[in-house]
């Protein structure tokens, strides 16, 4: 030099790791009063029975929230596996000429 094998680069697919100020599901919080529900006490009412509004407190929630799960989605000098590519680099081995 050249041929053949392996290896990185890149590309394609797929899985795992991470992250993410994205979406969703479940679960948890969460409204002095402009959300329901239940309304002590107190008010109005009624001859009485009773009924009416309706704060507070309790109960469900809404907006929102959560360094909770789980799932979608996105990223990535991360790691693997199958495939392609052979312009470029690395190694082995062979063979040849100097």
């Nucleotide at each position: 030099c050249a041929g053949c094998c392996g290896g990185a680069c890149c590309c394609c697919g797929g899985a795992a790791g991470u992250c993410c100020a994205u979406c969703g599901u479940c679960g948890c919080c969460g409204a002095a009063u402009c959300u329901g529900g239940u309304c002590a006490g107190g008010c109005c009412u009624u001859g009485a029975c009773g009924g009416g509004a309706g704060c507070a407190g309790c109960c469900a929630u809404a907006a929102g929230g959560c360094a909770g799960c789980c799932g979608a989605g996105g990223g990535c000098g991360u790691u693997c596996c199958g495939g392609g590519u052979c312009a470029u680099c690395c190694g082995g081995c062979u063979g040849u000429g100097c």
This is a predicted structure of a 98-nucleotide RNA (Bacterial small signal recognition particle RNA) from a Planctomycetota bacterium. The organism belongs to Planctomycetota, within Bacteria. It matches the Rfam family "Bacterial small signal recognition particle RNA". Rfam classes the family as a non-coding RNA gene.